[in-house]
RNA sequence: GGACCCCGCUCGGGGGGCCGCUUACGCGGCUGAGAGGCGCCACGCGCCGACCCGUUGAACCUGAUCUGGGUCGUGCCAGCGUAGGGAAGCGUCUUCAUACCGCU
Repeated sequence: GGACCCCGCUCGGGGGGCCGCUUACGCGGCUGAGAGGCGCCACGCGCCGACCCGUUGAACCUGAUCUGGGUCGUGCCAGCGUAGGGAAGCGUCUUCAUACCGCU
């Protein structure tokens, strides 16, 4: 000196499980940031809201009908995981600015 962070704007990515009761509608419980609402050609998809995440990328997906532990049960916990994928740009004033990059 730069980048990052705070703030603002716009855009985008993602997940919706398990258990009990009920004829059904639905109600209740567990973990979690989030397990929601509506519609349909119906168990899958679409839209919307909330939440989380956007390359410094564990939000989320694959591996996975995985392995070990635990639970009434479930990615509930840990491993897998220095694995492979995975969605970004712009901007204002002051002050501060560790890790990171460059120069002296």